[in-house]
Formats: sequence, C1' cells, structure tokens
RNA sequence: GCCGCCUUAGCUCAGUCGGUAGAGCGACGCUCUCGUAAAGCGUAGGUCUGGGGUUCGAUUCCCCAAGGCGGCU
Repeated sequence: GCCGCCUUAGCUCAGUCGGUAGAGCGACGCUCUCGUAAAGCGUAGGUCUGGGGUUCGAUUCCCCAAGGCGGCU
C1' cells in the first nucleotide's frame, strides 16, 4: 500500500429477506430465610461507532470517516 471481517445495554453476544431493539451475566428492588447465600419475580439501563445518501420508514441497503482484528505484498 491492497483486500476481507467486526463495532448493538456495564460485560459477552443475538437480531440477514428494511417496519417503533432482545437474551445471558452483572446492578437495583421485592418474595423466601433467624440471617446470608441460592432460588423465584420484577425494575432500570441503548442517540444500535460518527457523518452523509436511498426510502413513507434504516441496527439492517449504499458512500465516506474512526477504532479493532486478520490476510497479501
């Protein structure tokens, strides 16, 4: 220098035919217990890396940029 992949909740990741975003763990609350843990139930937490474009509508499609990983030279 060229090519490919990834970026979604505090962490690990789903979400592919474009239609108002989810799980597990963690946090917090409640139940249970003499108490704690475990278990059960619930709650909060996201401008889906940034910008632009297409569209009635974009996490999803296209372009540019940033960060990370890998390959080739």
Source information
Transfer RNA from a Propionibacteriales bacterium, 73 nucleotides, folded computationally. The prediction has a mean pLDDT of 83. Rfam family: tRNA. It was read from a public genome assembly.